Description
The RNA shown here (transfer RNA) has 72 nucleotides and comes from Candidatus Woesebacteria bacterium GW2011_GWA1_44_23. The sequence was found in a public genome assembly.

[in-house]
RNA sequence: GCCCCCAUAGCUCAACGGAUAGAGUAGACCCGUCCUAAGGGUAUGAUGUAGGUUCAAUUCCUGCUGGGGGCA
Numbered sequence: 001g002c003c004c005c006c007a008u009a010g011c012u013c014a015a016c017g018g019a020u021a022g023a024g025u026a027g028a029c030c031c032g033u034c035c036u037a038a039g040g041g042u043a044u045g046a047u048g049u050a051g052g053u054u055c056a057a058u059u060c061c062u063g064c065u066g067g068g069g070g071c072a
Stems, first nucleotide, its partner, number of pairs: 001071007010025004018055001028042004048064005
């Protein structure tokens, strides 16, 4: 330099182009217990970035950024 893949919550993963973007785990609060734990409950928390297509984009297209792989 060229080609391919990936990017969603603190972490690990879901989501036929249309639902209030959903789980597990971690953290917070409450219950629980003599205390701690197990267990139960509640709330919070995310679509890398800039454009495009579309009535509608996490999803499709393009550039950029970051990560991984292959060729040279």
Its Rfam family is "tRNA". It is annotated as a transfer RNA.